[in-house]
Context: one part of a larger RNA
RNA sequence: UGACGGGGACCCGCACAAGCAGUGGAGUAUGUGGUUUAAUUCGAAGCAACGCGAAGAACCUUACCAGGUCUUGACAUCCCUCUGACCGUCGCAGAGAUGUGACUUCCCUUCGGGGCAGAGGAGACAGGUGGUGCAUGGUUGUCGUCAGCUCGUGUCGUGAGAUGUUGGGUUAAGUCCCGCAACGAGCGCAACCCUUGAUUUUAGUUGCCAGCACUUUAAGGUGGGCACUCUAGAAUGACUGCCGGUGACAAACCGGAGGAAGGCGGGGAUGACGUCAAAUCAUCAUGCCCCUUAUGACCUGGGCUACACACGUACUACAAUGGCCGGUACAACGGGCUGCGAAAGAGCGAUCUGGAGCGAAUCCUAUAAAGCCGGUCUCAGUUCGGAUUGCAGGCUGCAACUCGCCUGCAUGAAGUCGGAAUUGCUAGUAAUCGCGGAUCAGCAUGCCGCGGUGAAUACGUUCCCGGGUCUUGUACA
Numbered sequence: 001u002g003a004c005g006g007g008g009a010c011c012c013g014c015a016c017a018a019g020c021a022g023u024g025g026a027g028u029a030u031g032u033g034g035u036u037u038a039a040u041u042c043g044a045a046g047c048a049a050c051g052c053g054a055a056g057a058a059c060c061u062u063a064c065c066a067g068g069u070c071u072u073g074a075c076a077u078c079c080c081u082c083u084g085a086c087c088g089u090c091g092c093a094g095a096g097a098u099g100u101g102a103c104u105u106c107c108c109u110u111c112g113g114g115g116c117a118g119a120g121g122a123g124a125c126a127g128g129u130g131g132u133g134c135a136u137g138g139u140u141g142u143c144g145u146c147a148g149c150u151c152g153u154g155u156c157g158u159g160a161g162a163u164g165u166u167g168g169g170u171u172a173a174g175u176c177c178c179g180c181a182a183c184g185a186g187c188g189c190a191a192c193c194c195u196u197g198a199u200u201u202u203a204g205u206u207g208c209c210a211g212c213a214c215u216u217u218a219a220g221g222u223g224g225g226c227a228c229u230c231u232a233g234a235a236u237g238a239c240u241g242c243c244g245g246u247g248a249c250a251a252a253c254c255g256g257a258g259g260a261a262g263g264c265g266g267g268g269a270u271g272a273c274g275u276c277a278a279a280u281c282a283u284c285a286u287g288c289c290c291c292u293u294a295u296g297a298c299c300u301g302g303g304c305u306a307c308a309c310a311c312g313u314a315c316u317a318c319a320a321u322g323g324c325c326g327g328u329a330c331a332a333c334g335g336g337c338u339g340c341g342a343a344a345g346a347g348c349g350a351u352c353u354g355g356a357g358c359g360a361a362u363c364c365u366a367u368a369a370a371g372c373c374g375g376u377c378u379c380a381g382u383u384c385g386g387a388u389u390g391c392a393g394g395c396u397g398c399a400a401c402u403c404g405c406c407u408g409c410a411u412g413a414a415g416u417c418g419g420a421a422u423u424g425c426u427a428g429u430a431a432u433c434g435c436g437g438a439u440c441a442g443c444a445u446g447c448c449g450c451g452g453u454g455a456a457u458a459c460g461u462u463c464c465c466g467g468g469u470c471u472u473g474u475a476c477a
Base pairs, nucleotide, nucleotide: 001477002476003474004473005472007471008470009469010468011467012466013465015461016460019425020424021423022422023421026316027315028314029313030312031311032310033309034307035306042053043052064302065301066300067299068298069297070296073125077124078123079121080120081119082118083117084116088103089102090101091100092099093098106115107114108113127291128290130289131288132287136285137284138280139279140278141276143274148187149186150185151184152183153182154163155162156161167178168177169176193268194267195266196265198236199235200234201233202232203231204230207226208225209224212223213222214221239262242256243255244254245253246252318418322377323376324375325374326373327372328371334365335364336363339358340357344353345352346351384415389410390409391408392407393406394405395404431453432452433451434450435449436448437447
């Protein structure tokens, strides 16, 4: 100087407390461990691994296993020889890779040749998701969006170092003020960026319809208009600016006015010096080591989907604030040409036929659901719950047996609110309700977004956890 303390002081955080909803019990989905297996590919491991890499394992993917095959190779460059192709179509053998046939089939030229492509050959080499993340780059997690981490000059100290950065206040903040052997500066904080909340203005088509007409099946459909909504560019607006009080005449804090918004308005992006030999050699790149008729390459089938069990994360429930039936209302973000697919028709339905319109403020996806109105069920393992299983179908795709999703009929398991323990959340939040997207032929209870309805509680900082500053002890570095 640090680190540590079941030392002290001060402060903060959904850290506790006060509340709400959960997890832990059930069924299922998914990940992991374990076990099994020919293989169940590999990685991730307290917080910070476990719906994680994987934004989508039937083949492919695929790295694993079995079997069948290849050896200058599936891919790149160079050399030699031969051919005129390559591509495409059709046969035969085969599980296919592959082997073997038939048809078709290049360009330029100074006629020397050249370009391009294929086959064969020799070797240089290719290739490796083989090892080492404790040899590395790059990227990422974490402490933590915590308020810290340092430097120049000066001063003090023999020196390691100290000072500044400590102290008195204050703040979300090393934020600002005052003081001070310090005076300044840098990386962080804040602001500048995006979005949301108000107004003005510009612009009105595909958006809108107040006033004036027309038409109809009463639809902004048409003429017309841009006032309103909205869209998307520009601008204004919030700065403790104003008033009162407290404070040290400061910084600031408390209350108020005006205002759409008030003291950082809400949300996002943004992550200092560093810590964990943290993670990744399987995104990629790369040193060294290793394989080279195989640890490389191709194919078929299987596996990654196994199942006495254990754990994590979710979904659905156990019901009446509910289930079912009928009627009826209101969104936002998005996506669409190998695409979204309307009307109409068929089917109980999944879906099919159909093909209008739309490269989209125009058309489609697209009926939002919870909600509201009316009816029914009356506390029961039930008109709760839907697992499991049987049968019959639909869709995608060469192909749904291992191993996809959906529909109808039948079946109707556990489950009556969950032990010890434990998680999230402070407001348009929790809870609850549906909708969209990426990946994607098909497959979502996961992930990323969107809007609808919309709470309770916070006395307070004694205690648990984590962090910051000062101080103290130390046989630790």

A computed fold for a 477-nucleotide part of an RNA from Paenibacillus curdlanolyticus YK9, annotated as small-subunit ribosomal RNA, 3' major domain. Its Rfam family is "Bacterial small subunit ribosomal RNA". Gene Ontology terms of the family: ribosome and structural constituent of ribosome. The coordinates come from a structure-prediction model, not an experiment, and the mean pLDDT is 83. It was read from a public genome assembly.